[in-house]
Context: one part of a larger RNA
Molecule: small-subunit ribosomal RNA, 3' major domain
Organism: Trichopus zeylanicus subsp. travancoricus
RNA sequence: UGACGGGGGCCCGGACAAGUAGUGGAGCAUGUGGUUUAAUUUGAUGCAAAGUGAAGAACCUUACCAGGUCUUGACAUGCCUUGAAUCCUUUUGAAAGAGAGGGGUGCCCUCGGGAAUGUGGACACAGGUGGUGCAUGGCUGUCAUCAGCUCAUGCCAUAAGGUGUUGGGUUAAGUCCCACAAUGAGAGCAACCCUCAUGUUUAGUUGCCACCAUUGAGUUUGGAACCCUGAACAGACUGCCUGUGAUAAGCCAGAGGAAGGUCAGGAUGACGUCAAGUCAUCAUGCGCCUUAUGCCCUGGGUGACACACAUGCUACAAUGGGUGGGACAAAGGGUUGUGAUCCUGCAAGGGUGAGCUAACUCCAAAAACCCAUCCUCAGUUCCAAUUGCAGGCUGCAACUUGCCUGCAUGAAGCCGGAGGCGCUAGUAAUCAUCGGUCAGCCAUACGGUGGUGAAUUCGUUCCUGGGCCUUGUACA
Numbered sequence: 001u002g003a004c005g006g007g008g009g010c011c012c013g014g015a016c017a018a019g020u021a022g023u024g025g026a027g028c029a030u031g032u033g034g035u036u037u038a039a040u041u042u043g044a045u046g047c048a049a050a051g052u053g054a055a056g057a058a059c060c061u062u063a064c065c066a067g068g069u070c071u072u073g074a075c076a077u078g079c080c081u082u083g084a085a086u087c088c089u090u091u092u093g094a095a096a097g098a099g100a101g102g103g104g105u106g107c108c109c110u111c112g113g114g115a116a117u118g119u120g121g122a123c124a125c126a127g128g129u130g131g132u133g134c135a136u137g138g139c140u141g142u143c144a145u146c147a148g149c150u151c152a153u154g155c156c157a158u159a160a161g162g163u164g165u166u167g168g169g170u171u172a173a174g175u176c177c178c179a180c181a182a183u184g185a186g187a188g189c190a191a192c193c194c195u196c197a198u199g200u201u202u203a204g205u206u207g208c209c210a211c212c213a214u215u216g217a218g219u220u221u222g223g224a225a226c227c228c229u230g231a232a233c234a235g236a237c238u239g240c241c242u243g244u245g246a247u248a249a250g251c252c253a254g255a256g257g258a259a260g261g262u263c264a265g266g267a268u269g270a271c272g273u274c275a276a277g278u279c280a281u282c283a284u285g286c287g288c289c290u291u292a293u294g295c296c297c298u299g300g301g302u303g304a305c306a307c308a309c310a311u312g313c314u315a316c317a318a319u320g321g322g323u324g325g326g327a328c329a330a331a332g333g334g335u336u337g338u339g340a341u342c343c344u345g346c347a348a349g350g351g352u353g354a355g356c357u358a359a360c361u362c363c364a365a366a367a368a369c370c371c372a373u374c375c376u377c378a379g380u381u382c383c384a385a386u387u388g389c390a391g392g393c394u395g396c397a398a399c400u401u402g403c404c405u406g407c408a409u410g411a412a413g414c415c416g417g418a419g420g421c422g423c424u425a426g427u428a429a430u431c432a433u434c435g436g437u438c439a440g441c442c443a444u445a446c447g448g449u450g451g452u453g454a455a456u457u458c459g460u461u462c463c464u465g466g467g468c469c470u471u472g473u474a475c476a
Stems, first nucleotide, its partner, number of pairs: 001476002003473003007470007015460002019423002023419001026314008034305002042053002064300005070294001073125001077124002079121002082118002087102006107114002127289002131286002136283002138278003141274001143272001149186005154163003166179004193266003198234007208223002213220001237260001240254001243251002303442001316416001320374002323372001324370002332362003337356002342351003382413001387408007429452007
């Protein structure tokens, strides 16, 4: 000087407390461990692995296994030979591949040849999702969006070092003020960026409709007010006022205001820590394989199943279930696409195929509300697992192993031990909806969007994590 202490002081955070919803019990989905297997490819393992890499494993993907093939190779450059390339038919085969037959010569040209491309040959070489993340770059997690980390000059100390960065206040903040052997500075904080909330100006088409006519309908004239969309500005700064404070920084209350004290949300992550993660995104050193640890193909596997764990979905009902009715969104996607309308089917779907970038369409919002029903706590008109039969769609192909529909079947489950988790306001909870990946889909995941919409916070004694000062130490 640090680190540590079941030492002390001060402070903060869903850390506790107050409240609320779930998890742990059930069934199922997904991931992991284990076991099994020819293979169940692999990385990640306390917080910070386990709905994670994977924004989508039937083939492909695919790295694994079995079998069948190839050896200058699926891919690159160089040399030689020959044919332009492309194409068609056929035999064998599970395919890859191997064999046979046919047709055919283009482009540039200095007529020597060249470009592009195929077959064959010899070698240099290619290739490796094989190893090492403890050889590395790059990228990322974490402490932590915590308020800390340093430097120059000066001064102090024999020196390591100290001071500044400490003290008194204050802040979300090493934020600011005052004091002080310190005076300044840097990257962090904040601000600058994006979204959202208000208004003004401007622009009105494909969007809008107050007024004037008009229609089945903003449909058509018409309009530029409103809504909305795009652009440019304004606005919030403790600016004003009372109190308090040290005449400071600030804090408390108030006015005005759409918004008040960082308005709200996002992006943004200091010096460093964990030899943290990744050689399987990519790049790369070294060593390893080279008729195989490379390459092609078919089939299988990654989907196994006594069990254990993690994350979720659906429930256990009456604040509810089923039937009927008429309402109210936002944000996204669409040309190999989205698909209106009409016909058909109980339905999934099928046929038709108009329109389509503020135009058409996906699109039905659901909870909520209204009328009747179940009629009382029952394994039920709760719950939906499981299973049987009949179908539909995608796709060469749905057995291993897809999703959906109809009929039948109707399991466990009556609110969950110890424990542990999320959340402070348009939040939690609840309800639906869209998207990416994608032929299809195992999505209950992930990422957005809106509808309805709470309770509680007295406070810092304790638990836990962190920051500053101080103290002890047999630690470095």